Background: This is a predicted structure of a 168-nucleotide RNA (glmS glucosamine-6-phosphate activated ribozyme aptamer) from Anaerocolumna cellulosilytica. Taxonomically the source falls in Anaerocolumna (Bacteria, Bacillati, Bacillota, Lachnospiraceae). The prediction has a mean pLDDT of 76.
């Protein structure tokens, strides 16, 4: 360095691409301008080679099936642009589950944090600074500040129908 076995751990804004139109080094090539006393720099065009980066973070998976451009907010301003592949997300469906103030079935709503709305309330990383590596583009470490949707807390309205039981 290569193969095989075996076990842990890490992954969904996760992984892969620069053979896409990005950036950076080096060689050599290069019209007209510019600088220069001169030799000739710098800079553009092009061509070869070697890199670089191509999603910051919150949350997030009942079990099976189909279908879909997968929901949140920060930061920048061509690149978090763009391709490939996934994805726990959203609908619709069958099972099993919660819930509707004791059961039992129906019906409505949901998903284990497990009924629907509405008030309030807490809470991140990059970015930024700094140290440290690289010729550089760019890579790592430490530190700080600031959401949003969901949930998670608080506090408020609405919670069906039948039959039983059961108190009054």
């Nucleotide at each position: 360095a290569u193969g095989u076995u075996u076990a842990a751990a890490u992954u969904a804004g996760c992984g892969c691409c620069a053979u896409g139109u990005a950036c950076c080094u080096c060689u050599a090539u290069u019209g007209g301008g510019u600088c220069a006393a001169a030799u000739g720099a710098a800079g553009u065009u092009u061509a070869g080679a070697g890199g670089u980066u191509a999603a910051c973070g919150a949350g997030g998976u009942a079990g099976g099936g189909a279908g879909u451009c997968a929901g949140c907010g920060a930061a920048c301003u061509a690149u978090u642009c763009g391709g490939c592949g996934g994805a726990u997300g959203c609908u619709c469906u069958c099972u099993c589950g919660c819930a509707u103030a004791c059961u039992u079935g129906g019906a409505u709503g949901u998903g284990u944090u497990a009924u629907a709305u509405g008030u309030c309330g807490a809470a991140a990383a990059a970015a930024c600074u700094u140290c440290g590596g690289g010729u550089a583009a760019c890579c790592g470490g430490a530190g700080c500040a600031c959401a949003a949707c969901a949930g998670c807390g608080u506090c408020a309205u609405a919670a069906c129908c039948a039959a039983g039981a059961g108190c009054a």